Molecule: transfer RNA
Organism: Kofleriaceae bacterium
RNA sequence: GCCGAUGUAGCUCAGUGGCAGAGCAGCGGUUUCGUAAACCGCAGGUCUGCGGUUCAAACCCGCACAUCGGCUCCA
Numbered sequence: 001g002c003c004g005a006u007g008u009a010g011c012u013c014a015g016u017g018g019c020a021g022a023g024c025a026g027c028g029g030u031u032u033c034g035u036a037a038a039c040c041g042c043a044g045g046u047c048u049g050c051g052g053u054u055c056a057a058a059c060c061c062g063c064a065c066a067u068c069g070g071c072u073c074c075a
Base pairs, nucleotide, nucleotide: 001071002070003069004068005067006066007065010024011023012022013021018055026042027041028040029039030038048064049063050062051061052060
C1' cells in the first nucleotide's frame, strides 16, 4: 500500500428499514441470626463520527476513525 471483518448499556452480545433489547455486573427490596443463593423491582444508550437515500436509518450507500485478521512490499 491492497483486501476483509468488527464497532449497540460497565462487560459479553442480540436486533438486517417502523417503541433500542437480553444475560452478567450495579442499586433497592423480600427472605436469612448473618452471608451467599433464589425471587421481585429500579437505573444505565448521542447505536464510533460526518454526509447521503427514505415518510421513516442501529439497520441501506459513501467517506473518515478505531480494533482485529490476511496479502504484498516497492522506493